[in-house]
Context: one part of a larger RNA
RNA sequence: CUGGGCGUAAAGCGCGCGUAGGCGGAUUGUUAAGUCGGGGGUGAAAUCCCGGGGCUCAACCCCGGAACUGCCUCCGAUACUGGCAGUCUAGAGAUCGAGAGAGGUGAGUGGAAUUCCGAGUGUAGAGGUGAAAUUCGUAGAUAUUUGGAGGAACACCAGUGGCGAAGGCGGCUCACUGGCUCGAUACUGACGCUGAGGUGCGAAAGCGUGGGGAGCAAACAGGAUUAGAUAACCUGGUAGUCCACGCCGUAAACUAUGAGUGCUAGUCGUCGGGCGGCUUGACAUUCGGUGUCACACCUCACGGAUUAAGAAUUCCGCCUGGGGAGUAAGGUAGAAAGAUUAAAACUC
Numbered sequence: 001c002u003g004g005g006c007g008u009a010a011a012g013c014g015c016g017c018g019u020a021g022g023c024g025g026a027u028u029g030u031u032a033a034g035u036c037g038g039g040g041g042u043g044a045a046a047u048c049c050c051g052g053g054g055c056u057c058a059a060c061c062c063c064g065g066a067a068c069u070g071c072c073u074c075c076g077a078u079a080c081u082g083g084c085a086g087u088c089u090a091g092a093g094a095u096c097g098a099g100a101g102a103g104g105u106g107a108g109u110g111g112a113a114u115u116c117c118g119a120g121u122g123u124a125g126a127g128g129u130g131a132a133a134u135u136c137g138u139a140g141a142u143a144u145u146u147g148g149a150g151g152a153a154c155a156c157c158a159g160u161g162g163c164g165a166a167g168g169c170g171g172c173u174c175a176c177u178g179g180c181u182c183g184a185u186a187c188u189g190a191c192g193c194u195g196a197g198g199u200g201c202g203a204a205a206g207c208g209u210g211g212g213g214a215g216c217a218a219a220c221a222g223g224a225u226u227a228g229a230u231a232a233c234c235u236g237g238u239a240g241u242c243c244a245c246g247c248c249g250u251a252a253a254c255u256a257u258g259a260g261u262g263c264u265a266g267u268c269g270u271c272g273g274g275c276g277g278c279u280u281g282a283c284a285u286u287c288g289g290u291g292u293c294a295c296a297c298c299u300c301a302c303g304g305a306u307u308a309a310g311a312a313u314u315c316c317g318c319c320u321g322g323g324g325a326g327u328a329a330g331g332u333a334g335a336a337a338g339a340u341u342a343a344a345a346c347u348c
Base pairs, nucleotide, nucleotide: 003320004319005318006317007302008301012316014201015200016199017198021194022193023192025088026087027086028085029084030083031082033081034080035077036076037075038074039073040072041071042070049065050064051063052062053061054060091191092188093187094185095184096183097182098181099180103177104176105175106174107173108172109171110154115149116148117147118146119145120144121143125136126135162169163168206247207246208245209244210243211242215241216240220236221235222234223233258315259314260313261312263310266293268291269290270289271288272287273286274285276283297304298303321348322347323346330341331340332339
């Protein structure tokens, strides 16, 4: 390489959009590029293979045949693929009518709680722990009542509930705005799927500039514990956590399961619609999500099972013994941290 694979053994890019490319619904005609049949030309010789022959044999050499699986060209076939022309509606889109939602961005606003500040009551403790101590407190703490300040997060509702491509999204109101589902349709007519490069989004931490800072809390300090204790526990506490703008581009970015399409028993929940009869309580049915158990089938097993890891197909990504190593070097992007692409020697 062929091949075999990618839930857990190595292996699905974190997720979109999309260029080239690859692949692509039904039907009619045409063409004859691919495809198939036949003919011709060429495919040097040597080599390889087969049959003979010559050196005493063999290697070697000679003769003949086959082959050279290819290319060019002519004639023919037209099912399939392609090209061209036309038609269609089952894919895709569109129009109309409804609907659900923590989808996004901006602005405003509410209550509970923590902390701090002012005032009142009140007096000797409070706090913390396994037990203590550091710590706070007669300069009046803790507790309690009331007023104020400020920041951050939104109890209950809350749900294998919802929405989003993923990251993610949760008090309330308004404005702007993306997507989705259902029902109807007399519209367009394959306009589709995937997607190397590319481009955008992308938790947390971290970084730059300027704000903000209640609580929490790396670092740090002290108190304990201990043989020691650069920890776990306690008292403090700075970056950070929050906001604006910019950067970084990584995660067990996980369903460890790429995307699309159709096919293959069911059961019981739940969310959003439609529809039927109707005793208003359930029933029957249908579409779209989200779960559970389970058949066929798959899997080494665990398990998966119409939301497949079944059975097919299209396209992309990736893997090829462990370590060395996701490292070195070089390249790319970054202000940096670090990221990405990515070996070998050697060793078992």
Description: Predicted 3D model of a 348-nucleotide part of an RNA (small-subunit ribosomal RNA, central domain) from an uncultured prokaryote. It matches the Rfam family "Bacterial small subunit ribosomal RNA". The RNAcentral record of the full RNA draws on ENA.